About this RNA: This is a predicted structure of a 75-nucleotide RNA (c-di-GMP-I-GGC riboswitch aptamer) from Planctomonas deserti. It matches the Rfam family "c-di-GMP-I-GGC riboswitch aptamer". The literature on the family includes a 2009 paper in Nat Struct Mol Biol by Kulshina et al., "Recognition of the bacterial second messenger cyclic diguanylate by its cognate riboswitch". The sequence was found by an Rfam model in a public genome assembly. Its mean pLDDT, the model's own confidence on a scale to 100, is 90.
[in-house]
RNA sequence: ACCGACAAAGGCAAACCCGGCGCGAGCCGGGGACGCAAAGCCACGGGACCCUCAGGGUCAGCCGGGCCACCGAAA
Numbered sequence: 001a002c003c004g005a006c007a008a009a010g011g012c013a014a015a016c017c018c019g020g021c022g023c024g025a026g027c028c029g030g031g032g033a034c035g036c037a038a039a040g041c042c043a044c045g046g047g048a049c050c051c052u053c054a055g056g057g058u059c060a061g062c063c064g065g066g067c068c069a070c071c072g073a074a075a
Stems, first nucleotide, its partner, number of pairs: 003072002011036002016031006034061001040067003044064003047059005
């Protein structure tokens, strides 16, 4: 560097519920755990979704890509 264990330490938190914000997709906080080895960050490509839609948005827990990172068995 790569890789990811019936390892250890630590981490995140789907659905759902409560409060708030937003026209909406959805977001934030609390509770809660289905899962996650990048489920950390970035809308760059694809994709999905929203808004009376030349356009502007949302999703990083859909896939790919970029950047950064904890631990350390085996191969």